[in-house]
């Protein structure tokens, strides 16, 4: 150089055929428990969906670039 598979929240990862609020879990902050602490509970905060550009009423999902990652060929 080429295929191929990934990049969504601090981690780890969903996200159905394009739709009506962008999630989970773990951490993290508050409550409640507790003599106290932890663990089990209830509550909240945290998102340029890797970047940019198209199509489309309407994109995390489709297209096209062009950055990084992990594999495989040469």
């Nucleotide at each position: 150089g080429c295929c191929g598979g990934g990049g969504u929240a601090g981690c780890u990862c969903a996200g159905u055929u394009g739709g009506u609020u962008a999630g989970a879990g773990c951490a993290c902050c508050g409550c409640a428990c507790u003599c106290a602490u932890a663990a089990a509970g209830c509550g909240g905060a945290g998102g340029u969906c890797g970047a940019g550009a198209g199509u489309u009423c309407g994109a995390g999902c489709c297209u096209c670039u062009c950055c990084c990652c992990c594999g495989g060929c040469a």
Predicted 3D model of a 74-nucleotide RNA (transfer RNA) from a Minisyncoccota bacterium. RNAcentral holds the sequence, with entries from ENA. NCBI's taxonomy places the organism under Bacteria, Bacillati, Minisyncoccota. Its Rfam family is "tRNA". By type it is a transfer RNA.